[in-house]
RNA sequence: GGGAAUAUAGCUCAGUGGCAGAGCGGAUGGCUGUUAACCAUCGGGUCGUAGGUUCGAGCCCUUCUAUUCCCG
Numbered sequence: 001g002g003g004a005a006u007a008u009a010g011c012u013c014a015g016u017g018g019c020a021g022a023g024c025g026g027a028u029g030g031c032u033g034u035u036a037a038c039c040a041u042c043g044g045g046u047c048g049u050a051g052g053u054u055c056g057a058g059c060c061c062u063u064c065u066a067u068u069c070c071c072g
Stems, first nucleotide, its partner, number of pairs: 001071007010024004018055001026042005048064001050062003
């Protein structure tokens, strides 16, 4: 220099163009000799950036950024 993949909650990851979710973690409560485990409830997101397409974008297109990999 050329090419590819990935980017969504604190972490690991789902998400078929139509209300953003799960597991783990966190908070509160229950349970009990106590802790753990278990049960219930709750909080937590500018979906990497900037544009575009569309009635509607996490999802499709483009730019850029970061990380990883391949080629040279």

Transfer RNA from a Bacteroidales bacterium, 72 nucleotides, folded computationally. Taxonomically the source falls in Bacteroidales (Bacteria, Pseudomonadati, Bacteroidota, Bacteroidia). Rfam family: tRNA. About the family: Transfer RNA (tRNA) molecules are approximately 80 nucleotides in length. The prediction has a mean pLDDT of 82.